Transfer RNA from an Opitutales bacterium, 73 nucleotides, folded computationally. Its Rfam family is "tRNA". By type it is a transfer RNA.

[in-house]
């Protein structure tokens, strides 16, 4: 200093422009057990990195900017 990849829940990710933004896992409560664990049922949790733009409708398409990996010099 140039390309290119991610950034959505507490973590780990999904999520053809169109539904009240989702699963696992973790928290929390419950049932089950003598009691822990597993199992099972329920619940919480989101300013989808930020700031604009386009479009009746943006997590999702443009545009800048911020972070984090990688490749190049």
């Nucleotide at each position: 200093g140039g390309g290119g990849a991610a950034g959505u829940a507490g973590c780990u990710c999904a999520g053809c422009g169109g539904a009240u933004a989702g699963a696992g896992c973790u928290g929390c409560g419950g049932u089950u057990u003598u009691c822990u664990a597993a199992a099972c049922c329920g619940u919480a949790g989101g300013u989808c990195g930020c700031g604009g733009g386009u479009u009746c409708g943006a997590g999702u398409c443009c545009c800048g900017c911020u972070u984090u990996c990688c490749c190049c010099g």
It was read from a public genome assembly.